The RNA shown here (small-subunit ribosomal RNA) has 1524 nucleotides and comes from a Pseudomonadati bacterium. The coordinates come from a structure-prediction model, not an experiment, and the mean pLDDT is 82. Its Rfam family is "Bacterial small subunit ribosomal RNA".
């Protein structure tokens, strides 16, 4: 110092991540509309629909100074009556002037988007191919005729609209004639240029001209050039969609020659030629005004094209031309069509897309307003006249912008609202109430600017005229703004949201109902998400919703994406057109790039500055308009064009290579087939088996012969092709590749859209062959079923030629060239060099990896690093690679390829669990080995199910079922009937009233209660307290719901080995590491190794309890010595020795020793020890899971009852009773039963109790009586032992049922209670699938004691002791667990997830015989006006005209086809939907691995056959690395 001013995200796929990719929002705009609401001013805007139809008014007129004139209106002049005023009548004399001739305008201005995809718009050139009224300039010029017409007068037709017929007349109307070139046409010299040509000198020729009015000051008129301004033509370039529109085109290209034209042209017309356009999209359909600019974006870009300016097209629909400078004319004209009217029915009239306005359409858009005061435009000499142009005003929050609706002060208040509720927050300084103010609002007063000037007048200045200052009439808006004064807080706040995004939270009320919702997603009884209310958020005369547009969105990506799996590389390869391209020289200058010149219009946008009080709005003047055109210049790069080179490519030359390809010929081994020969009864086949085959002789075996097919071994991540895709073995022909050599070309190249050829496999035509295998098919099997998986047949095909098809998971899911970027290892084929080593270089073919890259898996010189060119494809999932359409096929089918709906995902990739009929380890009474059971049979109990007035209620896989229950005859209780009670059965507080409480007794009831009632108070400071009853009332009560609102408690996985943390370190991230390998343990026990190191809950130790041993201590144990004593007896003195109690210590730790091991650590009928490797039991239960289990132990929130869902009583249920099932007694008997005898325990209870001991009973018991509140009393084994008996039976087994008689215990044993004797004496003679429990003081068996409990339905539970085994080789299987690991479409986590047919109901949609519309095009025909062409006997004195006729054409009619829409019976598939039906295909090996293509079946997922693919698990094998 120059240059810039500008860029944000969030939600939603998951159980968590990171990718990918859609959906949504938050943003800013509108001509907006709609809801709620609403004081004012400014400026702005205001039919987006129906270019639907339109009453009514008004938008284009002037000019008497062009001309006849006078119809009306005013004045003069004259007469007439009349005193006048006035009236009537002449008079164009004057002002003006209807109507007419006649000039200028009407083509401007205003309206509107039908048309148009075009030179129609925008840029930006060109006309030497043109025309321009009005203006401006130069120069000349205006001489002399002539005939007519409107109007007017007369006459007349129609209902009108309008005409007709005569006759007068004038003009700046109309027509000869003269004149005149610098205008036209020929010639001739010269100049120029851009090809036709063009300009100046000169000659010659030939044609058209004029108008006048006048106040005498003008004004006007003609012709030629000239300038300005408008217009026309024409070219370069930019600006829609669709290729499911690929070919168009006969005036179509072009030429010569005319004709038109203001001009240039097939613009028109004859003849000629055959072109012209088109993949750089013709042609065709749709769609649309087009541009300054406007909105939005950070820009690129997208999207609009209303208001405003410029262009353009059009004017009720087509069509034409007249007039004019200039239209083929929006308020002009002829025709024709539709449509509306008026009408005497004969005819006529009309066009709001101009301003108001009306009627329809519509969600939706204003007044039938004032002014010419300004600006503007026509006319006019000029006053003026017209202007719905334009200036104003209403209407309307439609937007922009400004102001208000009060400031200041003012508190623990009421009231509502909530709440954690004896209080507290909030509403809220809000308000009240006290001071101020007055914008706004009312009243009153004044009161703009816009106004410049015309006519005219006065001054100056130069020569005419015209210029400059002064004077000088006019205001719609409007008595508006504005300014000034009085009044008084007076006249003025709402809408929308408040689950995230996304500022803003609470209670009710609702119960997946009602309803909300932009997206995600709220609502099934505690909704901050719905309604409603408080309270808060935001914005604010507005807020919200709705629609559209851009944004965000890098989600079409130019800036600025991508293609291995995500959606996305064509199946390959030759090649055209196209894009792109190697090292050099010169030389042009297309692109490039610099200065300079026009050109990009004004608004608009932006910056400065400046008016409106401000601002919006407005003005000024600056950047800008990034373009385009031309000029001059530069020459590195592309480019073009020249010449050179060899490094790219190609080509010779020598040598190698190979399952490379086409056609010949051979060969063995297998399978079948036949013949023949042994030989005999099965063979074959499966998880098992049947169909099959065989005594008419298979199979097996031996010969022989046929026969078609494929080529074992080698054989390899091997090797060759472009790819499919190629394998015996030998000829023959073609091809290719890599190496060497640098001879030859001297860039000749690389891609490569249509194109063209080849392209597995099934599949299709004809003709052939058919050994095997084998879709369909058929049997047999499985199976609930089996249109399959297996088995035995077997048909097309599998083979061959010669011809279509043309697709596959055609795969490396990786397009083609050509470069550049660390290693390290293999191994083919060539060189070099030859030693079998070493190392090197080409070219292919593997593996591991640097760096980079990737979302991550992974790639990694053979990239999916860095880069370049070129093709080819993706944009969210479904619908769908489907429908219609078009190409191609003989079919089957293939190519190319939507939409409507619908959904908020749909996917990659990795991660942590789960999961698996996936894999390894390893554990567990998990199997196994064993013992004993259950299931079969009686009881007992519990549960289900039935029943019932009630049979209360909870527990239901494993974790319910002898579980809550450790005690249901009443009580319990909670469940039925019934009969009572409301402060209530209990408890508390306050106030009143009254009293001791209480009560034996007595009536009535089923009781509860109800009356009756003897007896019957304490303290006191004298106020009244304690204790009670009754009222009233505040708290009540509730085994009532919710265990899915909760707390404690439990059960279970599981006494399983696990779950984590810190910090580091990997990883984008969820997460990983650590906790993973190896070895080891009962163990995440511990060693060793390690990106980890350490820790925490668990584990194991530390608690208890058993076993030994030492010490203490000795009473109720205990008694060895000593003593005393019994019938006996620790009985007694005494003792602390043992037993034993109960306290403290000790002991065990792989501590010793041997093996094996690095170590942990194991192994040992190893020592020693009471006990040896955790001695044996016990407590002790990690993070968690199953919304497990209890609201009915207890507690609790939230609902719900209150003369009852509360709460007393009696009585009955909880015990019912055809079944079912668990859990257990007891048995079925001899290892026993019965009798009779003799022993030995541990735990533990005991006063409303055990209760010795006597006595009575057969017996339960019962009378008595003594000890013990317990190491002292008591309560006690049984099985074993040992004698007898019973002799295999329904028994001397078994003991159920029943009958009888008792006892106890309670108020009370009917329903529904144990024991006890006598008597009966059922079932049952070891128990189907199938299933439990236990590994040693264990399992089996034997008693025994405790709770609860008045008794007891206990055969149940918890303890205790007695007697005492068997058996374990292993881990293959079952079942559960643990750890690695791997797949996964699962995560509510396999009790998962999902597929398809059918059925229902909705929606869009494709087909469809027909119906019935639209716009285009073609053929024939008919054809109006009207240009122009030809004729014109008629009319005119000509000039011309009407007539006729022709071309051409809008318009009509008729006909075949295309093209698009609409609707339709009746079809097909699809998409959506809480619970519908069939399987179960698919994700784990998904139970037959899935999956492509093809083909053939089958109710459907599918099934099978054939080729391929890994986007398959497991296990072998092999390759490579590493190690020994």
């Nucleotide at each position: 110092a120059c240059a810039a001013u500008g860029a944000a995200g969030a939600g939603u796929u998951u159980g968590a991540u990171c990718c990918u990719g859609g959906c949504u929002c938050a943003g800013g705009a509108u001509g907006a509309a709609c809801g709620c609401u609403a004081g004012c001013g400014g400026c702005a805007g205001g039919c987006u629909u129906a270019a639907c139809a339109c009453a009514u008014g008004c938008a284009a007129g002037u000019c008497g100074a062009g001309g006849g004139g006078c119809a009306g209106c005013g004045g003069g002049u004259c007469g007439u009556a009349g005193c006048a005023a006035u009236a009537c009548g002449a008079u164009g004399c004057c002002g003006g002037c209807g109507a007419c001739c006649g000039g200028c305008g009407c083509a401007a201005g205003g309206g509107u988007g039908c048309g148009u995809a075009a030179c129609g718009c925008g840029u930006g050139a060109g006309c030497a191919a043109u025309c321009u009224g009005c203006c401006c300039g130069u120069a000349u010029c205006a001489g002399g005729g002539g005939g007519a017409u409107a109007a007017g007068c007369g006459a007349u037709g129609g209902a009108a609209a309008c005409g007709u017929c005569g006759u007068c007349u004038a003009a700046u109307a109309c027509c000869g004639c003269a004149u005149a070139a610098c205008a036209g046409c020929c010639g001739a010299g010269g100049g120029g240029g851009c090809a036709u040509c063009u300009c100046c000198u000169u000659g010659g020729u030939u044609u058209g001209a004029a108008a006048g009015c006048u106040u005498c000051g003008g004004u006007g008129g003609a012709u030629a050039c000239g300038g300005a301004u408008g217009a026309g033509c024409u070219c370069g370039c930019g600006a829609g969609a669709c290729a499911u529109u690929a070919g168009u085109u006969a005036g179509u290209u072009g030429g010569c020659g005319g004709g038109g034209u203001a001009a240039c042209g097939g613009c028109c017309c004859a003849c000629c030629a055959a072109g012209a356009c088109c993949g750089c999209g013709a042609u065709g359909u749709c769609u649309a005004g087009g541009g300054g600019a406007a909105c939005u974006g950070a820009g690129a870009g997208g999207u609009u094209g209303g208001u405003c300016c410029c262009c353009c097209a059009c004017a009720c629909u087509g069509g034409a031309a007249c007039u004019g400078a200039g239209a083929c004319a929006c308020g002009g004209u002829c025709c024709a069509g539709a449509c509306u009217c008026c009408u005497a029915c004969g005819g006529g009239a009309g066009g709001c897309a101009g301003c108001a306005g009306u009627g329809a359409g519509g969600a939706a858009u204003a007044u039938u307003g004032g002014a010419c005061a300004a600006u503007g435009g026509c006319c006019g000499g000029a006053a003026g006249g017209c202007u719905g142009a334009u200036c104003c005003a209403g209407c309307c929050a439609u937007g922009c912008c400004g102001c208000g609706u009060g400031a200041a002060g003012g508190a623990u208040a009421a009231g509502g609202u909530c709440c954690u509720a004896u209080g507290g927050a909030u509403u809220g300084u809000a308000a009240a109430c006290u001071u101020c103010u007055u914008u706004u609002g009312a009243g009153u007063g004044g009161g703009a600017g816009c106004a410049a000037u015309a006519a005219g007048g006065a001054u100056g200045u130069c020569g005419a005229g015209a210029c400059a200052u002064c004077c000088g009439a006019u205001g719609a808006g409007a008595g508006u703004a504005c300014c000034a004064u009085u009044u008084g807080a007076a006249u003025a706040a709402g809408c929308a949201u408040c689950g995230g995004c996304u500022a803003a939270c609470u209670c009710c009320g609702u119960g997946c109902c009602a309803g909300c919702a932009g997206c995600c997603g709220c609502g099934g009884u505690a909704a901050u998400a719905c309604g409603g209310a408080g309270g808060a958020u935001g914005c604010g005369a507005g807020c919200g919703u709705u629609a559209u547009c851009c944004g965000g969105a890098u989600u079409u990506a130019u800036u600025g994406g991508g293609u291995u799996u995500a959606a996305a590389g064509g199946g390959u390869g030759c090649g055209u057109a196209g894009g792109c391209g190697g090292u050099u020289u010169g030389u042009c200058a297309a692109g490039u790039c610099a200065g300079c010149g026009g050109u990009g219009a004004a608004a608009c946008g932006c910056a400065a500055g400046g008016g409106c009080u401000c601002a919006a709005c407005c003005c000024u003047u600056g950047a800008c308009c990034u373009g385009c055109c031309g000029u001059u210049g530069a020459a590195a790069c592309u480019g073009a064009u020249u010449g050179a080179c060899u490094a790219g490519a190609a080509u010779g030359c020598g040598g190698a290579u190979g399952c490379u390809g086409u056609g010949g010929g051979a060969g063995g081994a297998a399978u079948g087939u036949g013949u023949g020969g042994u030989g005999u009864a099965g063979c074959g086949g499966u998880g098992a088996a049947a169909u099959g085959c065989a005594u008419a002789g298979a199979u097996a075996u031996c010969a022989c012969a046929c026969a078609g097919a494929a080529c074992a071994c080698c054989g390899a991540u091997u090797g060759c092709g472009a790819a499919g895709g190629c394998a015996u073995c030998u000829c023959a022909c073609a091809a290719a590749u890599c190496c060497g050599u640098g001879a030859u070309u001297g860039a000749c190249g690389c891609u490569g859209a249509g194109g063209c050829a080849c392209g597995a496999a099934a599949g299709u035509g004809u003709g052939g062959g058919g050994a095997u295998c084998a879709a369909a098919c058929a049997g047999g099997a499985u199976u609930a079923g089996a249109u399959a998986c297996c088995c035995u047949g077997g048909u097309a095909g599998u083979c061959c030629a010669c011809a279509c098809u043309g697709u596959a998971a055609a795969c490396g899911a990786u397009g083609a060239u050509a470069a550049c970027u660390c290693g390290c290892u293999g191994u083919c084929g060539g060189c070099g060099a030859u030693a079998c080593a070493c190392a090197g270089u080409c070219g292919g073919u593997g593996g591991c990896c640097a760096a980079g890259c990737g979302a991550a898996a992974g790639c990694g010189a053979u990239a999916a690093g860095u880069u370049a060119u070129c093709c080819a494809c993706c944009u969210g999932g479904g619908g769908a690679g489907u429908a219609c359409g078009a190409c191609c096929g003989c079919a089957a089918g293939g190519u190319u390829g939507a939409a409507a709906c619908u959904c908020a995902a749909a996917g990659g990739a990795a991660u942590u669990g789960a999961c698996g009929g996936g894999g390894g380890c390893c554990c567990g009474c998990a199997c196994a080995a064993g013992c004993g059971g259950a299931g079969g049979a009686a009881c007992a109990u519990g549960u289900g199910g039935u029943u019932u007035a009630a049979u209360u209620c909870g527990a239901u896989g494993a974790u319910a079922c002898g579980c809550g229950a450790g005690g249901a005859a009443c009580c319990u209780u909670a469940c039925c009937c019934g009969g009572g009670c409301u402060c209530g059965a209990a408890c508390g507080g306050u106030a009143c009233a009254g009293g001791a409480a209480g009560g034996a007794u007595c009536a009535a009831g089923a009781g509860a209660u109800u009356g009756a009632g003897a007896c019957g108070c304490c303290c006191u400071u004298c106020g009244g307290g304690g204790c009670c009853u009754g009222u009233a009332u505040c708290g009540a009560g509730g085994u009532g719901c919710u265990g899915c609102a909760u707390g404690g408690u439990u059960g279970u996985c599981g006494u399983c080995a696990g779950c984590u943390c810190g910090u580091g370190c990997c990883g984008u991230g969820a997460g990983g590491u650590g906790u993973c390998g190896g070895c080891u343990u009962a163990a995440g026990u511990g060693c060793c190794a390690u990106a980890a190191c350490g820790a925490g809950c668990g584990c194991a130790a530390c608690c208890c309890u058993u076993g030994c041993c030492a010490u203490u201590a000795g009473u109720u144990a205990c008694c060895a010595g000593c003593a005393c004593g019994u019938a006996a007896a620790g009985g007694u003195g005494g003792g602390g020795a043992c037993u034993c109690u109960a306290g403290u210590g000790g002991g065990a730790c792989u501590g010793c020793c041997a093996c094996c091991g690095u170590a942990a650590g194991g192994u040992g009928a190893g020592a020693g020890g009471a006990g040896g490797g955790g001695g044996g039991g016990g407590a002790u239960g990690a993070c968690g899971u199953c919304a497990a289990a209890u609201c009915a132990g207890c507690a609790c929130g939230g609902c719900c009852c209150u003369u009852a869902c509360g709460u007393c009583c009696g009585g009955g249920g909880c015990g019912a009773c055809a079944c079912a099932c668990g859990u257990g007694u007891u048995a079925c008997a001899a290892u026993g039963g019965u009798g009779g005898g003799u022993a030995c325990a541990g735990a533990g209870g005991g006063c409303a109790g055990c209760u010795a001991c006597c006595u009575g009973g057969u017996g339960a018991c019962a009378g008595g009586a003594u000890g013990c509140a317990a190491a002292u009393c008591u309560c006690g084994a049984a099985a074993a032992c040992c004698c007898a008996u019973c002799u295999c039976a329904g028994u001397u087994c078994g003991g159920a049922u029943c009958g009888g008689a008792g006892u106890c215990u309670g108020c009370a044993a009917c329903u529904c209670g144990a024991c006890u004797c006598c008597g009966u004496g059922a079932a049952g003679u070891u128990g189907g699938a199938u299933u439990c429990g236990c590994u040693a003081g264990u399992a089996a068996u034997c008693g025994c004691g405790c709770a609860u409990c008045a008794g007891c339905c206990a055969u149940g539970g918890c303890g205790c002791g007695g007697u005492g085994a068997a058996u374990a080789c292993g881990u293959u299987c079952c079942c559960g667990g643990g750890c690695c690991u791997u797949g996964u479409a699962c995560a509510c986590a396999c009790c998962g997830c999902c597929c398809g047919u059918c059925a229902a109901g909705c929606c869009a949609u494709g087909a469809a015989a027909g119906c019935u519309g639209g716009g285009g095009g073609u053929g024939c025909u008919u054809g109006a006006a009207g240009u122009c062409c030809g004729u014109g006997a008629c009319c005119g004195a000509a000039a011309g005209g009407a007539g006729c006729g022709g071309c051409c054409u809008a318009g009509g009619g008729c006909a075949a086809a295309a093209c698009u829409g609409g609707u339709a019976a009746u079809u097909g598939g699809g998409g959506c939907u809480a619970a519908g039906u069939c399987g179960u295909a698919a994700c784990a090996a998904g139970g037959u691995a899935g999956c492509c293509g093809u083909a053939c079946c089958g109710g459907a997922a599918g099934g099978u056959g054939u080729g391929g693919c890994u986007g398959g698990a497991a296990c072998a094998c092999c390759u490579c690395c590493u190690u020994u």